[in-house]
RNA sequence: CCGCGGGUAACUCAAAGGUAGAGUGCAAGGCUGUAGCCCUUGAAGUUGGGAGUUCGAUUCUCCCCCCGCGGA
Numbered sequence: 001c002c003g004c005g006g007g008u009a010a011c012u013c014a015a016a017g018g019u020a021g022a023g024u025g026c027a028a029g030g031c032u033g034u035a036g037c038c039c040u041u042g043a044a045g046u047u048g049g050g051a052g053u054u055c056g057a058u059u060c061u062c063c064c065c066c067c068g069c070g071g072a
Stems, first nucleotide, its partner, number of pairs: 001071007010024004018055001026042005048064005
């Protein structure tokens, strides 16, 4: 320099044009002599940044940044 894959909750990952979710973790309550396990509830997101297309973008297009793999 070229090609491909990835970036979404604290962490690991879904959602592939129509309300952004799960597990773990965290908080509160229940249970327990206490804690853990287990049960219930809750908080937590500018979806890496910007622009474009669209009635509507995590999703499609373009530019940039970051990470990984391959090639030269």